[in-house]
Molecule: THF (Tetrahydrofolate) riboswitch aptamer
Organism: Acetobacteraceae bacterium
RNA sequence: GGCAGAGUAGGUGGCCCGCGUUAAGUGCUGGGGGAUGGGAAGUGGCCCCCAGACGAAAGGCUGGCCGGCCUGCGGUGGGUCACCGCCUCCGCUGCC
Numbered sequence: 001g002g003c004a005g006a007g008u009a010g011g012u013g014g015c016c017c018g019c020g021u022u023a024a025g026u027g028c029u030g031g032g033g034g035a036u037g038g039g040a041a042g043u044g045g046c047c048c049c050c051a052g053a054c055g056a057a058a059g060g061c062u063g064g065c066c067g068g069c070c071u072g073c074g075g076u077g078g079g080u081c082a083c084c085g086c087c088u089c090c091g092c093u094g095c096c
Base pairs, nucleotide, nucleotide: 001096002095003094004093005092010084011083012082013081014080015079016078017077018076019074020073021072028052029051030050031049032048033047034046038090039089040088042086058071059070060069061068062067
């Protein structure tokens, strides 16, 4: 010097534990902020906050309400496993 590789945020699916179903959550729009391979930095990816628009699948048993149990539903939260997985520059590993 050349070639190859490892490694992020996260994504998909399975399993487990929850939450909601008296509607939060998820998703969408605008604004503000944050983190992001080992280092720097970055968004058309991810997270948080505010505002706004939209929006639902419930049913059974108990015992009339609260409640409890069960079966569903939600582009629902978390954990775990598997697979997928950084643009630029530098670095790391291996080969030539």